This is a predicted structure of a 72-nucleotide RNA (transfer RNA) from a Candidatus Brocadiia bacterium.
[in-house]
RNA sequence: GGGCUGUUAACUCAGCGGGAGAGUGCUACUUUCACACGGUAGAAGUCAGAGGUUCAAACCCUCUACAGCCCA
Numbered sequence: 001g002g003g004c005u006g007u008u009a010a011c012u013c014a015g016c017g018g019g020a021g022a023g024u025g026c027u028a029c030u031u032u033c034a035c036a037c038g039g040u041a042g043a044a045g046u047c048a049g050a051g052g053u054u055c056a057a058a059c060c061c062u063c064u065a066c067a068g069c070c071c072a
Stems, first nucleotide, its partner, number of pairs: 001071007010024004018055001026042005048064005
């Protein structure tokens, strides 16, 4: 330098163009003599950034950044 894959909650990851989600973790309550486990409820996201296409974009297109793998 070229090609491919990835970037979504604190962490690990889903998500067929129309509702942003799960598990773990966190907070409150419940339970216990107390802690843990269990149960109930809740908070937490500029969907890496910018532009474009579209009535509508996490999702499609382009560029950029970062990470990994391969080729030279």
Record summary
Rfam family: tRNA. The family's RNA type in Rfam is transfer RNA. Taxonomically the source falls in Candidatus Brocadiia (Bacteria, Pseudomonadati, Planctomycetota).